């Protein structure tokens, strides 16, 4: 340097055909127990890596740029 995936909640992931964000662990609260685990309820947790653009409406469509992960090149 070419090409391709990835990137969403602390952590591992979903998210259709563009329709207004979810799960399951983990933390928190509560039941239960002598007491902790386990269960079981239950709330709470997000600028969807970053900028722009389309659109009535973007996680999702196009640019543009970052990281990390593969393969290809190339290395006097």
């Nucleotide at each position: 340097g070419c090409c391709g995936g990835a990137u969403u909640a602390g952590c591992u992931c979903a998210g259709c055909u563009g329709g207004u964000a979810g799960a399951g662990c983990a933390g928190c609260g509560c039941a239960c127990u002598u007491g902790u685990a386990a269960u079981g309820c239950g709330a709470a947790g997000g600028u969807c890596g970053g900028g722009g653009g389309u659109u009535c409406a973007a996680g999702u469509c196009c640019u543009c740029u970052a990281u990390c992960c593969g393969g290809c090149a190339c290395c006097a």

Record summary:
The RNA shown here (transfer RNA) has 76 nucleotides and comes from a Burkholderiales bacterium. The RNAcentral record of the sequence draws on ENA. The coordinates come from a structure-prediction model, not an experiment, and the mean pLDDT is 81. It matches the Rfam family "tRNA". The family's RNA type in Rfam is transfer RNA.